[in-house]
Molecule: transfer RNA
Organism: bacterium
């Protein structure tokens, strides 16, 4: 140079054929046990405004197709691996 994979909440990582993003799982936080602790059980947990209800934003980046895009199309970044 070409060829293939990969990029998603504070972190790992799912979203099956395009139809509710963020399941689980860690870790925080708030309570339960306890003399305290730790362990374990319970509950909450993307962000931004907002007392609050609720509104709007988010899949690396920009675009485009669609009623609808993490998914599909075009460029471009970062990364892993082969080829030369």
């Nucleotide at each position: 140079g070409c060829c293939u994979g990969g990029g998603u909440g504070g972190c790992g990582g799912a979203a099956u054929u395009g139809g509710u993003a963020u399941a689980c799982g860690c870790g925080a936080c708030g309570g339960a046990c306890u003399u305290a602790a730790a362990a374990u059980c319970c509950g909450u947990u993307g962000g931004u405004c907002u007392u609050a209800c609720g509104a709007c934003c988010u899949u690396g980046g920009g675009g485009g197709u669609u009623c609808g895009a993490g998914u599909c199309c075009c460029c471009c970044c970062c990364u892993a691996g082969g080829c030369a």